[in-house]
RNA sequence: CCCUUAUCCAGAGAGGCGGAGGGACCGGCCCGACGAAGCCUCGGCAACCUCCUGCAAACGGCAGGAACGGUGCCAAUUCCGGCAGAAUGACAAUCCAUGAGGGAUUGUCUUCAUUCUGGAAGAUAAGAG
Numbered sequence: 001c002c003c004u005u006a007u008c009c010a011g012a013g014a015g016g017c018g019g020a021g022g023g024a025c026c027g028g029c030c031c032g033a034c035g036a037a038g039c040c041u042c043g044g045c046a047a048c049c050u051c052c053u054g055c056a057a058a059c060g061g062c063a064g065g066a067a068c069g070g071u072g073c074c075a076a077u078u079c080c081g082g083c084a085g086a087a088u089g090a091c092a093a094u095c096c097a098u099g100a101g102g103g104a105u106u107g108u109c110u111u112c113a114u115u116c117u118g119g120a121a122g123a124u125a126a127g128a129g
Stems, first nucleotide, its partner, number of pairs: 001129001003127006013042005021031003025082004043074003048070002050066006078121001083118006089109008
């Protein structure tokens, strides 16, 4: 660098150095001189690898537990959206009903908005090249 598999609505920050950016990309919206990125120290979260127990049985299995070690992480759901589909919706026609407000069916449109489902992209882990 690339591929495969799994996960991503939970959780967890102080100090020092530093000195203007950061939240991958694009749009939005945020964070930032009451101090961004980055580096260091200490602390914490979690449980992918790891270890233990039970069940299962040839399968990258299921459930529970531990946290010395290898990673990871500690603003906002991966901050939200991006692509596709569905529903709601909008418009038109017809029909029904009414004093008025309305209702049903069919067709068209996805331009905008909301919700849901799937995907893409990204991040992390474990493994292969």

Annotation: The prediction has a mean pLDDT of 80. Predicted 3D model of a 129-nucleotide RNA (SAM riboswitch aptamer (S box leader)) from a Chloroflexota bacterium. Its Rfam family is "SAM riboswitch aptamer (S box leader)". From the family's description: The SAM riboswitch is found upstream of a number of genes which code for proteins involved in methionine or cysteine biosynthesis in Gram-positive bacteria.